[in-house]
RNA sequence: CCCGCUGUAACUCAACCCGGUAGAGUGCACGGCUGUAGACCGUGAUGUUGCCGGUUCAAUUCCGGCCAGCGGGA
Repeated sequence: CCCGCUGUAACUCAACCCGGUAGAGUGCACGGCUGUAGACCGUGAUGUUGCCGGUUCAAUUCCGGCCAGCGGGA
C1' cells in the first nucleotide's frame, strides 16, 4: 500500500443479504414467594445501531468517506 471480516443495551449476540415499531439471553431495579438469602415467577429501565455525509416518504439495513480491532496479500 491492497483485500476481506467485525463494530448494535452494562456484557454476549440476533435483526442487515431482501429498507418499514430496534430485540433475546445474562446482568441491574422493583414486586411475589421465603424466617433470611438463593432458586423460581411477574413487572420495569436499558440504545445517537463506531463516526461523518449521501440516496429515500422512511436507513441498523443501500452508497461514499473516515476511525478502531482481527485476518490475509504485497